[in-house]
Record summary
Predicted 3D model of a 472-nucleotide part of an RNA (small-subunit ribosomal RNA, 3' major domain) from an uncultured organism. The prediction has a mean pLDDT of 82.
Context: one part of a larger RNA
RNA sequence: UGGCGGGGGAGCACCACAAGGGGUGAAGCUUGCGGUUUAAUUGGAGUCAACGCCGGAAAUCUCACCGGGGGCGACAGCAGGGUGAAGGCCAGAUUGAAGGUCUUGCCAGACAAGCUGAGAGGAGGUGCAUGGCCGUCGCCAGUUCGUGCCGUGAGGUGUCCUGUUAAGUCAGGCAACGAUCGAGACCCGCAUCCUCUGUUGCUACCAGCCAUAGAGCUGGGCACACUGGGGAGACUGCCGCCGACAAGGCGGAGGAAGGAGCGGGCCACGGCAGGUCAGUAUGCCCCGAAUCCCCCGGGCCACACGCGAGCUGCAAUGGCAGGUACAGAUGGUUCCAACCCCGAAAGGGGGAGGAAAUCCCGAAAGCCUGCCGUAGUUGGGAUCGAGGGUUGUAACUCAUCCUCGUGAACAUGGAAUCCCUAGUAACCGCGUGUCACUAUCGCGCGGUGAAUACGUCCCUGCUCCUUGCACA
Numbered sequence: 001u002g003g004c005g006g007g008g009g010a011g012c013a014c015c016a017c018a019a020g021g022g023g024u025g026a027a028g029c030u031u032g033c034g035g036u037u038u039a040a041u042u043g044g045a046g047u048c049a050a051c052g053c054c055g056g057a058a059a060u061c062u063c064a065c066c067g068g069g070g071g072c073g074a075c076a077g078c079a080g081g082g083u084g085a086a087g088g089c090c091a092g093a094u095u096g097a098a099g100g101u102c103u104u105g106c107c108a109g110a111c112a113a114g115c116u117g118a119g120a121g122g123a124g125g126u127g128c129a130u131g132g133c134c135g136u137c138g139c140c141a142g143u144u145c146g147u148g149c150c151g152u153g154a155g156g157u158g159u160c161c162u163g164u165u166a167a168g169u170c171a172g173g174c175a176a177c178g179a180u181c182g183a184g185a186c187c188c189g190c191a192u193c194c195u196c197u198g199u200u201g202c203u204a205c206c207a208g209c210c211a212u213a214g215a216g217c218u219g220g221g222c223a224c225a226c227u228g229g230g231g232a233g234a235c236u237g238c239c240g241c242c243g244a245c246a247a248g249g250c251g252g253a254g255g256a257a258g259g260a261g262c263g264g265g266c267c268a269c270g271g272c273a274g275g276u277c278a279g280u281a282u283g284c285c286c287c288g289a290a291u292c293c294c295c296c297g298g299g300c301c302a303c304a305c306g307c308g309a310g311c312u313g314c315a316a317u318g319g320c321a322g323g324u325a326c327a328g329a330u331g332g333u334u335c336c337a338a339c340c341c342c343g344a345a346a347g348g349g350g351g352a353g354g355a356a357a358u359c360c361c362g363a364a365a366g367c368c369u370g371c372c373g374u375a376g377u378u379g380g381g382a383u384c385g386a387g388g389g390u391u392g393u394a395a396c397u398c399a400u401c402c403u404c405g406u407g408a409a410c411a412u413g414g415a416a417u418c419c420c421u422a423g424u425a426a427c428c429g430c431g432u433g434u435c436a437c438u439a440u441c442g443c444g445c446g447g448u449g450a451a452u453a454c455g456u457c458c459c460u461g462c463u464c465c466u467u468g469c470a471c472a
Stems, first nucleotide, its partner, number of pairs: 001472002003469003007466007016456002020420005027312008035303002043054002065298007075117004080111001087107003091103004121287002124285003130281001132276003135272003142181001144179004148157003160173004186265005192232005198226001201222002205220005210214001235258001238252005314413001318372007331359002335354002339350004379410001384405007426448008
């Protein structure tokens, strides 16, 4: 100087508690991991910070694993080769299939993998040789420098103290005075208003059209809404109180918004020999006719078990049937498909239109009416049987959807544990990524919309000051 302490003090955080809300832990299923099994069940990741993670939803491919079959040597040297090499063609046999192999016949005309060296290639090894990228400490508030001063020196001071802040934020004090990176400012979105822009958007208003009388069509029009460019606005600016007359705090006014407006992006010096050689790059080591390359089949999907993350429920604030509303953000040419026809449905046959134009797209929870009456039920839908559809070369292992039948566990879940403070939690659906097909996953989007703190340091941890130390 740091680190540590079941030392002390000050401050802070729903990855802490308290006050509350909803879960997980029990059940069935989905998914990842361990274990076991297996010819193989490829590999990595392991407290937070591994385990719906490697965008990792693997039918083939992917693919690294297993079984089987086949293929590849630039270049140099040695041995071999017109007594015909490599290569090619027809037929038959072999083979899961073969371009392979064997046999018979034919063509061809100079090189040939047999050995050595060496090479291409390697998802072979080493993330403890690395770059790059990422996670995490960290929703943190720290990290340093110049000059001066102090100390023999390592070093200290500044960065400490008091108050304050989300903040080493700011104010006052002080042998310090200034400064860097970080914090803030900044960038994006949302919330109010003004202005410009009017097509593909809009329709208050005006005119016309119609045996579809409409949220209709056509033409004006750009007020409203909206599109996407510019600007205004918020600064403790104003008032009161507290405070050291400071920084600031509390309350109020006005305002669409109030004290960081709300949400995001960015995120210091560094630590963790954190993760990744399997995204790519890359040192070294190794394989090199196989650890390289291709094909077929299987496996990654196994199943006595254990763990994580989810989905669906256990019902009446519900289930079922009928009727009836209201989104946003995306995506679309090997694509989205209105509409018509066929089908009970999944779906099939045609097919206008299509990027503010058209389509996916009538969201669901909701509301209205009826039935059910507390039952393992009209709750619940696992499992299994039968029939049918779709994608794809191919759905047996091992896809998804529809219909009928079957109708399991499950009666609110021990110890324990997770998330959350407002348009949040919870509930509800929609889109998109992956994608030939397949979403209970990831990322977004809107709809409905609570409860309870406005505190504390008790638990868990973090920051700063201080103290002890047999640690470095």